[in-house]
Formats: sequence, C1' cells, structure tokens
RNA sequence: CGCUUCGUAGCUCAGUGUGAAGAGCACUCGGCUGAUAACCGGGAGGUCAGUGGUUCGAAUCCACUCGAAGCGACCA
Repeated sequence: CGCUUCGUAGCUCAGUGUGAAGAGCACUCGGCUGAUAACCGGGAGGUCAGUGGUUCGAAUCCACUCGAAGCGACCA
C1' cells in the first nucleotide's frame, strides 16, 4: 500500500434482501428465604463507529473517513 471480514447496551452477541432495535450475563428495585445463593417479576442502560448520499422510510443500500482482525505485496 491492496484485498476480505467486522464495528449494535458495561461485557458476549442476534437482527443485515429497507417498515423504525433485541437476548444472555452484569447493574438496580421488589418477591421468595431465618439468611445467602439459586429462582421469579419489574426497571434503568443505545448519536446501531463517524460524515455525506439514495429512499416516503436506513442498524440494514451507496461513497468517503476512522478503528479492529486476517491474507497478500513492498522492504535497495
């Protein structure tokens, strides 16, 4: 420098052929228990990496930028 894949909640991830965002764990409140754990119920938590574009409508499609991983090239 080129190519491929990826970036979604604190963590691990789903959702990706457009119709408006979810799960598990963690956190918090309550129930249960003599008490703790487990279990049950509720709650909070998201600029969907960024900017621009297409569209009535974008996490999803397009361009560019940033970052991560892998492969390749260059290295007198």
Model confidence (mean pLDDT): 82 of 100. Predicted 3D model of a 76-nucleotide RNA (transfer RNA) from a Gammaproteobacteria bacterium. The organism belongs to Gammaproteobacteria, within Bacteria. The sequence was found in a public genome assembly. Rfam family: tRNA.